[in-house]
RNA sequence: CAAGAUAAAGCCAAACCCGGCGUAAGCCGGGGACGGAAAACCACGGAUCUUCCUGCCAAGAUUGCCGGGUUGCCUUGU
Numbered sequence: 001c002a003a004g005a006u007a008a009a010g011c012c013a014a015a016c017c018c019g020g021c022g023u024a025a026g027c028c029g030g031g032g033a034c035g036g037a038a039a040a041c042c043a044c045g046g047a048u049c050u051u052c053c054u055g056c057c058a059a060g061a062u063u064g065c066c067g068g069g070u071u072g073c074c075u076u077g078u
Base pairs, nucleotide, nucleotide: 001077002076003075004074011036012035016031017030018029019028020027021026034064040070041069042068044067045066046065047062048061049060050059051058
């Protein structure tokens, strides 16, 4: 530098339940595991959702929707 993942050693954690925050989408903590080679970080582009509006616009949310950027564990090869 490239590839891979038996998920080997580790890691994260869907749905759902409880408590809290928020008008809402949704978020935080605990439990829990559908899954994941970056399910680590960044709302930059697209997409979807919420609020407001006649509508446009605007504000917010989802990176575990897709793409992109940065960084990183293990194994193999050069």